[in-house]
Molecule: transfer RNA
Organism: uncultured DHVE6 group euryarchaeote
């Protein structure tokens, strides 16, 4: 330089490809149950969807540009 893949809850990853209510485990906090705790089992918070900008009635998705991360090429 060039090209492909990635970025979503504290952490791991879905939903994208076909635009139409943001989700799941673990984690945190609660309430059961326990002589406490731990498993169990109900519940509840928690997200400007990397950042900006364009199509759209509507964008995590589609389009341009910029940042981070892996990878390959020369």
């Nucleotide at each position: 330089c060039c090209c492909u893949c990635u970025g979503u809850a504290g952490c791991u990853c879905a939903a994208u490809c076909u635009g139409g209510u943001a989700g799941a485990g673990c984690g945190u906090c609660u309430g059961a149950c326990u002589g406490u705790a731990g498993a169990u089992c109900g519940g509840a918070a928690g997200g400007u969807u990397g950042c900006u900008g364009g199509u759209u009635c509507a964008a995590u998705u589609c389009c341009g540009g910029c940042c981070g991360g892996a990878g390959g090429g020369a």